[in-house]
């Protein structure tokens, strides 16, 4: 150096679930609590799924997910 990954050390996140608050809803945010995670940081730029309305039942709009896969972009640490 790292396009590697032993997660060992530091340092970060924080699944289901629980409460309270928002939203028609997917699902958001706070507290609590930890299944994970080596980009579970960031961006919906493709694509999947999932919500809502519309429908000519093909689908179209508008959302929602970054812990479902690509992609972009930026970062700790690193034994071998």
């Nucleotide at each position: 150096u790292a396009c590697u990954g032993a997660g060992a050390a530091a340092a970060c996140c924080a699944a289901a679930c629980c409460u309270a608050u928002c939203g028609u809803g997917a699902g958001a945010u706070a507290g609590g609590g930890a299944c994970a995670g080596a980009a579970a940081g960031c961006c919906g730029c493709g694509g999947a799924u999932c919500u809502u309305u519309g429908u000519a039942c093909g689908c179209a709009a508008a959302g929602a997910c970054a812990g479902c896969c690509g992609g972009g972009u930026u970062a700790c640490c690193u034994c071998a």
Molecule: c-di-GMP-I riboswitch aptamer
Organism: Candidatus Vecturithrix granuli